[in-house]
Context: one part of a larger RNA
This record gives sequence, structure tokens and C1' cells, in this order.
RNA sequence: CUGGGCGUAAAGCGUCCGCAGGUGUUCCUGUUAGUCCGGCGUCAAAAUGCGGAGCCUAACUCCGUAUACGUGCUGGAAACUGCAGGAAUCGAGUCAUUCAGAGGCAUCUGGAAUAUCGUGUGUAGGGGUAAAAUCCGUUGAUCCACGAUAGAACGCCAAAAGCGAAGGCAGGAUGCUAGGAAUGUACUGACACUCAGGGACGAAAGCGUGGGGAGCAAACCGGAUUAGAUACCCGGGUAGUCCACGCCCUAAACGAUGCGUGCUCGGUGUUGGAACUUCAAUCUGUUCCAGUGCCUUAGCUUACGCGGUAAGCACGCCGCCUGGGAACUACGGCCGCAAGGCUAAAACUC
Repeated sequence: CUGGGCGUAAAGCGUCCGCAGGUGUUCCUGUUAGUCCGGCGUCAAAAUGCGGAGCCUAACUCCGUAUACGUGCUGGAAACUGCAGGAAUCGAGUCAUUCAGAGGCAUCUGGAAUAUCGUGUGUAGGGGUAAAAUCCGUUGAUCCACGAUAGAACGCCAAAAGCGAAGGCAGGAUGCUAGGAAUGUACUGACACUCAGGGACGAAAGCGUGGGGAGCAAACCGGAUUAGAUACCCGGGUAGUCCACGCCCUAAACGAUGCGUGCUCGGUGUUGGAACUUCAAUCUGUUCCAGUGCCUUAGCUUACGCGGUAAGCACGCCGCCUGGGAACUACGGCCGCAAGGCUAAAACUC
């Protein structure tokens, strides 16, 4: 390399968009580039296969003959692929009518709790733990009542529920905005799928500038515990956590399972929608479509398990793996303010 693989053994890019490239529905006509068949030429000799001959035999040497691959010319075939032209609608999209939703952004706003402050009441404790102590308190704490201020997070509803490409999204209202589902046939007529490079988004932590700072809390300081205790427990506490703008670009970014399409028993929940069932409405039941769970047949799998949301049966395209360590490293390059990120070896060793 061929091959074999990628849920858990090495292996699916964190996610999406998308140029080139690869691949692509049905029918008709043409063409004959690919494809297939024949003929002719070429494919040096040696070598190789088969048959024979010569050295005593073999190796070796010689003679005859032959296949295959490739390629040029020429004649033919027209199913498939390509190309050209025409047509179609089931793929894809547009439109119309409905529908659900913590999808996104911005502004406004609410109550509970917490903390602090003020006033009043009131007196010796409070707090904390396995037990304590540090700590707070007679300059009046804790507790109670009323009032004020501040920041952050949104109880019940709440669900195996919903939405989003992923990260993720939850008090309420309004505005702006994106996507999705069903039904209908009206329209376009293959406009599609995937995607190296490229682009965008991307939890938390971290960084820059300016705000904000209630609670929590790395670092840090105390109190305990302990042989020690740079911890676990307790009292404090700064970055940070929050906002705006700009970076960073990682994760057990997980379903450890790339995307798209088709095919392949049943059962049982649930979300959204449609049709039928009914005199009508709700309900119930049946069927269908789209999602989201559980159990399972066949099949698959080393096993565990997966099982119409496949890890089954197939096709298209991309990414990735190739013994363990050294090594998510060095060097170089690109990116970054930095932290660092991306790409990525070898010696040596088992």
C1' cells in the first nucleotide's frame, strides 16, 4: 500500500454553514468518451510456463511454442456511466392555512430569601461542631417588629416534558428576530447529498478596559483534628462569580455512537398536529405524520449490549485509527496581550 476497522479494546473533527472535489430520481431521443466484443500492429532479447535437444545426470546451455497486462489503429454493440436535447414529479424548495415551544437579542418589571443600615423593644448570651475553639456581643449582640438600601438567583408549576446545530436555554410583560411540525393542493422542475481547504458559533476557568459586588468563594489568615495536616470540619476572606465591550477556543464539548437517503416483526408511555369515529362539542377509540422514552423479534456484537431514535440490511460523501511508553511532548510553522492553543516527530525503551 492493499486490507481491516472507529459505543466500551487505537479510532467520529465540539457544532454548524459552505467553494472546489466526489456522488446523484423517473421516462424518451441522440452520441459513442468510459465500457464490452472482433481484427491488425506493438508490447526487444534474456527470464517465466509447456514440449524437445546437448554436455554421463543435474544445475547450465540451446531449439520450438505459448499466455497475460498495457497501448495504437480499425470494424462493431448500445444495457449501464458520461455528454447533448426534450419531458415528468415522488427528492429539494416556494406558497397558503393552522400549531407548539425555558430558541435568540433588547428594554421594562415582580415577589420570596439573604446581607447591611436606621428606629423601637429587650437582656446575656449568640454562633459553630462529633466535641470544641477561633469568631460576634454590655460601645447592647442573637431574637422580635417596622422602614430603607443593595446585588444575585428565580420556589411551586416541572415532567422519561419542550426548544436549539452544538455549547446551551426557566419569575413576568413587551418589542424585534431565527428555526420547526401538520394539512392542502397551487407553483418551480433535480434546483439535491456530502464536503478537503475556508468561515461562523462555541460551557467553565482565564486575560484586557471600565463598572458592580448581596451571597458564595480559589489564593490567603486564623481555630480545630493529627505523629504531621501546606487537607477533610469551623471562623474569616481577596481575585472571581454579575454587567458592557474586546480576547481566549478548551472539556468525560458524551449518545464516549459523523451527516444524508432507502429497506427491515411487535408491545407500551409521552409531546405537537391531521383525518375518521359522534346529531354536535368534550371525552374515548382507530389510523397517519413529526418528535421524545422504555421493553423486545429477526439480525448484529468477543461480550456487555444495540434493536424503525440500530450498534440490523445497503448506498453516497467526509473525518479518523494502525502495539505500549517517550508524547495531548521537542523542534519548526500559524494563532494569542498573556496563559496557552492548533499542527506534530525522533532517539531510546518494553